[in-house]
RNA sequence: ACGAACGCUGGCGGCGUGGAUUAGGCAUGCAAGUCGAUCGGACCAAUCCCGUAUAGCAAUAUAUGGGUGCGGUUAGAGGCGAACGGGUGAGUAACACGUGACCAACCUGCCCCGAUGACCGGGAUAACACCGGGAAACUGGUGCUAAUACCGGAUGUGCUCCCGAUAGGACAUCCUGUUGGGAAGAAACCGUACCCGCAAGGGUGCGGCGUUGGGAGGGGGUCGCGGCCUAUUAGCUAGUUGGUGAGGUAACGGCUCACCAAGGCGACGAUGGGUAGCUGGUUUGAGAGGAUGGUCAGCCACAUCGGAACUGAGACACUGUCCGGACUUCUACGGAAGGCUGCAGUCGAGAAUCUUGGGCAAUGCGCGAAAGCGUGACCCAGCGACGCCGCGUGAGGGAUGAAGGCCUUCGGGUCGUAAACCUCUUUUAGCUGGAGAGAAUGUCCCGCAAGGGAUUGACGGUACCAGCGGAAUAAGCCACGGCUAACUACGUGCCAGCAGCCGCGGUAAUACGUAGGUGGCGAGCGUUGUCCGGAUUUACUGGGCGUAAAGCGUCCGCAGGCGGUCUGUUAAGUUGGGGGUGAAAAGGGUUGGGGCCCAACCCCAACACGGCCCCUAAUACUGGCAGACUGGAGUCUCGGAGAGGAGAACGGAACUGCACGUGUAGCGGUGAAAUGCGUUGAGAUGUGCAGGAACACCAGUGGCGAAAGCGGUUCUCUAGACGAGUACUGACGCUGAGGGACGAAAGCCAGGGGAGCGAACGGGAUUAGAUACCCCGGUAGUCCUGGGCCGUAAACGUUGGGUACUAGGUGUGAGGAGCAUCGACCCUCCUCGUGCCGCAGUUAACACAUUAAGUGCCCCGCGUGGGGAGUACGGCCGCAAGGUUGAAACUCAAAGGAAUUGACGGGGGCCCGCACAAGCGGUGGAGCAUGUGGCUUAAUUCGACGCAACGCGAAGAACCUUACCAGGUCUUGACAUCCCCUGACAGGCUGGGAAACCAGUCCUUCCGCAAGGACAGGGUGACAGGUGGUGCAUGGCUGUCGUCAGCUCGUGUCGUGAGAUGUUGGGUUAAGUCCCGCAACGAGCGCAACCCUCAUUGUUACUUACCAGCGGGUCAAGCCGGGGACUGUAACGAAACUGCCCGUGUAAACGGGAGGAAGGUGGGGAUGACGUCAAGUCAGCAUGCCCCUUACGACCUGGGCUGCACACAUGCUACAAUGGCCAGUACAAAGGGCUGCGAUACCGCGAGGUGGAGCGAAUCCCAAAAAACUGGUCUUAGUUCGGAUCGCAGGCUGCAACUCGCCUGCGUGAAGCUGGAAUCGCUAGUAACCGCCGGUCAGCAUUACGGCGGUGAAUACGUUCCCGGGCCUUGUACACACCGCCCGUCAAGCCACGAAAGCCGGGGGUGCCCAAAGUCGGUAAUUCGACCGCAAGGAGAUAGCCGCCUAAGGCAAACUCGGUGAUUGGG
Repeated sequence: ACGAACGCUGGCGGCGUGGAUUAGGCAUGCAAGUCGAUCGGACCAAUCCCGUAUAGCAAUAUAUGGGUGCGGUUAGAGGCGAACGGGUGAGUAACACGUGACCAACCUGCCCCGAUGACCGGGAUAACACCGGGAAACUGGUGCUAAUACCGGAUGUGCUCCCGAUAGGACAUCCUGUUGGGAAGAAACCGUACCCGCAAGGGUGCGGCGUUGGGAGGGGGUCGCGGCCUAUUAGCUAGUUGGUGAGGUAACGGCUCACCAAGGCGACGAUGGGUAGCUGGUUUGAGAGGAUGGUCAGCCACAUCGGAACUGAGACACUGUCCGGACUUCUACGGAAGGCUGCAGUCGAGAAUCUUGGGCAAUGCGCGAAAGCGUGACCCAGCGACGCCGCGUGAGGGAUGAAGGCCUUCGGGUCGUAAACCUCUUUUAGCUGGAGAGAAUGUCCCGCAAGGGAUUGACGGUACCAGCGGAAUAAGCCACGGCUAACUACGUGCCAGCAGCCGCGGUAAUACGUAGGUGGCGAGCGUUGUCCGGAUUUACUGGGCGUAAAGCGUCCGCAGGCGGUCUGUUAAGUUGGGGGUGAAAAGGGUUGGGGCCCAACCCCAACACGGCCCCUAAUACUGGCAGACUGGAGUCUCGGAGAGGAGAACGGAACUGCACGUGUAGCGGUGAAAUGCGUUGAGAUGUGCAGGAACACCAGUGGCGAAAGCGGUUCUCUAGACGAGUACUGACGCUGAGGGACGAAAGCCAGGGGAGCGAACGGGAUUAGAUACCCCGGUAGUCCUGGGCCGUAAACGUUGGGUACUAGGUGUGAGGAGCAUCGACCCUCCUCGUGCCGCAGUUAACACAUUAAGUGCCCCGCGUGGGGAGUACGGCCGCAAGGUUGAAACUCAAAGGAAUUGACGGGGGCCCGCACAAGCGGUGGAGCAUGUGGCUUAAUUCGACGCAACGCGAAGAACCUUACCAGGUCUUGACAUCCCCUGACAGGCUGGGAAACCAGUCCUUCCGCAAGGACAGGGUGACAGGUGGUGCAUGGCUGUCGUCAGCUCGUGUCGUGAGAUGUUGGGUUAAGUCCCGCAACGAGCGCAACCCUCAUUGUUACUUACCAGCGGGUCAAGCCGGGGACUGUAACGAAACUGCCCGUGUAAACGGGAGGAAGGUGGGGAUGACGUCAAGUCAGCAUGCCCCUUACGACCUGGGCUGCACACAUGCUACAAUGGCCAGUACAAAGGGCUGCGAUACCGCGAGGUGGAGCGAAUCCCAAAAAACUGGUCUUAGUUCGGAUCGCAGGCUGCAACUCGCCUGCGUGAAGCUGGAAUCGCUAGUAACCGCCGGUCAGCAUUACGGCGGUGAAUACGUUCCCGGGCCUUGUACACACCGCCCGUCAAGCCACGAAAGCCGGGGGUGCCCAAAGUCGGUAAUUCGACCGCAAGGAGAUAGCCGCCUAAGGCAAACUCGGUGAUUGGG
């Protein structure tokens, strides 16, 4: 933007617009008639005349017959029209259309202008009448009649033709005039009005008629140019191309025919296939361009499908004719009829497109002299928001910011001046009344005329105007995650759903649904479809091809494209000026304007319409023609370089084989082996012979070649390039669609050859397997030909060829020049080739950079998202393998390039850690303890799950705890705040009950003057309460990497950017610790230090600790006086800093040493960077949201958390003699203690009891330390080891030890004799072994946890490996980051496509057969009125028949397109 459709909604008007699909079928009505002024009839009939009958005296009336016939109607004959108007777009790729020329090759009714004429005759026929046929449609026969119907003759201005003369013109045939002669051919005195006339008839006007010239308008024909796709259509053509002649036409022409010739078209795309009416225009776009052709206008084509002609001025004819086909209808079954792609309407198909309306009033058309008639053209109305435009649904005021809704942090916010309410207005709708224009140059009447008068409206009582009354009659749709303008709540819970792209939804969804609010548009709003735009995403304007898609493997070369310098000429291209055309309308800019109130819409005018054609001028450039030039290109001379090519010959090393000699047991091969070879003598070694293939060293980012490619030496033949030089040719050039040639390896065909190597194959290994990698063998092949095919490669510089220009530096190959020299080198320079580095510039970056990927020009090739697919089908090539050309369906929202940061690697480098190694001791086996899983259960509450869950939360489950289960209970609640009432409450006792609790009873009576308060009971509602959910909504805290050395920032610099730099590098360290260097300079968080503790020491202090000296005193004892020395306690200090020395080193630092209690961070602790794991915890606490509210809350009793076939984790105790047991004897540290620790003493075998001194603790107590040491015993045994388990008897705590505590004594005495795979801890006062204390706690743990001391080792070569980590670097297709990504088969379901025995259908052509209607031709003995003729007959015509052509139909073989197809193939 739309001829739209669909969904929701819908007040009015104006102007437009409306079957896009089945060119499918159609009921019904209407859409082309008209003329009586052409004709004969028929009918109606005014008037007048005559007659008869009845009534009446009569006039007269009524009825009836005949005549006249104004006027009117019209079936037929005749004329004109019906070829216009209206519809549709099927066909058509064509002179169909557009545009511009041409016809000297043409026609033209009606109309206009001019010239001229209209004379004399004739015979029929419809209607009508009568008689027939048929169901009908229709039709036959006989008879009558007219004309502006038909026919004959005359005349001929002019026309046509023939024979001449002449002027002018033209574009090839020719044309236009003038003029002389000859021939043929015409008509309607017909109609009407008026006048004259008795009439016949005449005159005038008008109309009509014949011939002819011209005009206007219309038509026919020819040509240039222009506008679709397809080459997987490359050749097409027989009337085909041309000529001569004839026929035909209005006219040219193979238009048709006969003959002759063999042409014509095509890569500038013929022929074929597909699609399509064309244009003015419309739409989009800045334009260029793209898409489109509905309404309106021009042209074309068609009219049920196909064919054909007739009539006519015009048709091969939409509502004419004939024939054939299909279909439909009628039928008496014999035959007939029909054609809405006219207007309405109907069915069908479809997403979808209207009234079976009014009127000829206007405009136009047909007929007519006219009145007029006809007109579904047209003008109007109706229906449809289908489109465009306009208007309205109210305006002003109005805060208590009402009610209500929604949200809320509960304060409030928002809808919101919105509403209510007040004031006002009345468009629109409604009612009432009034009222145009379209209509006058029409028609009629009057009039000489001018003019006057009358009359005509479908729309329609409509537009418009006025009045009435009242805010009254009138708002929706879509969206609100980003793009994109507009956010909250609830519901839902990867469901339901949304979605244009990205993507939303898995319990807090601004994305789904609803609500409130908001945004946008508004009688509409969204959605869908289509086209253009954005898309420089087919690039003319205006892009690309090293790596993103894209340079043909290479060269030669026809056509084509492009092309050096100078001169002349031409004027095709080009440019200036002028002319013609470019229909109208629309459109556009205004301009200029006008009409509907405005607008949409309509009207008038100017400009313009890129185009085509003609005239004229210019000549710079391009082109044509002509001439010249040498710089491009080529030729020539001389010279050297080279794995350039082809052929022939020769050579040595190595290898293998064969023969012989020497010689003996292995050889060979591998990671290790084996197969294999070898005592029939291998391997090794020596000699000889044979064979084939390849040519070490030289050898080089060296050379040559177009590329592929080329490597021993020599010879022969041969190509190209390069350097130097003068001479010659004179643009001879570049590129190159098609085409041609060459073209590695493998492969194919034929014949040779065959040493080594070696697909396939065999064997041995490896492995889960091993159709592989490794080993032993080995066939094609590798090699050759005067060979023949294939034609592809990562055929790569992933970079087409040519030419010119644009800084350098440095190698190397070939040649030359200069300087210099005796000569050569060196040095400087030039040309050609081949490398590296690098500036400008380019590039997305990487990179390229005179060998361009820079800057220009010329030519070719190629690409246009990924997959499907270089596949399918078709063609061409090939012996085959296959090659070449080369799609689509379907599918995805990417595929891809370069670079960045990470992560990762069975990549690299450097370095750490009890990481390995070296050691010591364990775990894994046993019994038990504890935890966990699982199972069980009414419940076994919950959480924690690799390291980093599992002696974890729990520093202690009998009740309680407790969250779980069963049962019994409560409902403002066990707990908090507020309010009301009461006054106590608490407590004791009794009864019931398992208890909670209930009932009763006793006792008691708070503070304050009061108000009131504390407390308790009752009550009401707000609320309480929840260990219910979500640790993936959170805070806080914690674990882990990891006490690893890292993590960042500012400024600067670099980069388009991500980002880099700093932080990398060289050293060093435990350390991003420090030093040096550096486009970086600094800084922060980490490291270290500062803190605590232990080790030494000083000072101070001195009780409860200590006791040397002095005194006293005891069995003994710091017991006492005292002391302040020692130990110790606890406060403040000191001390250690690589400070000193030596060595190494630039330094940092390292190694060694001295001194020192301690030495290089002295030991230990606390301290945990940025972050990671959606790690852990809603059950410690806090907390959002959700959920429960006589229960998911609360109380109670009992049970459970302790349940046991099993499995795992962490431990304890052991298996014994470095030990067990018995006896004796030593030495700690750190702690705890008043509902507490509890001594001496007594009782008990013992646990423990009695009892109570002392101690709130350097005083007293727990408290005995144990291992150790001394002595004894046991003697290798399931034991004097080991202690599980069980029995009995006791003790303690507690309301209560049944489930379910701990302890003691006696008895019992299990497994277990050092532990498989595997695995853990520890580097020194450490491991190991030994005991002590504490918290929790009524009781319960010296098997847990946290501490304390005692005894007290071994080992570390070292960093290859395992694990974890740090830094640098590299690769990456990974980025929820290797627990990543990802490939193929198979299985199941589904989708589209290919092949396929076949089957079915469409299309166009070819050949043959048959052949309707019909034109043309032939014939015509049939038939016939007009003319000739007295007649017979003739002329002419004609039915019929024959012939050519021919639609439809039939037959045949092919072609082509499509559908389908068991099965099959890949996607």
Predicted 3D model of a 1467-nucleotide RNA (small-subunit ribosomal RNA) from an uncultured bacterium. Its mean pLDDT, the model's own confidence on a scale to 100, is 84. The sequence is in RNAcentral, with records from Greengenes.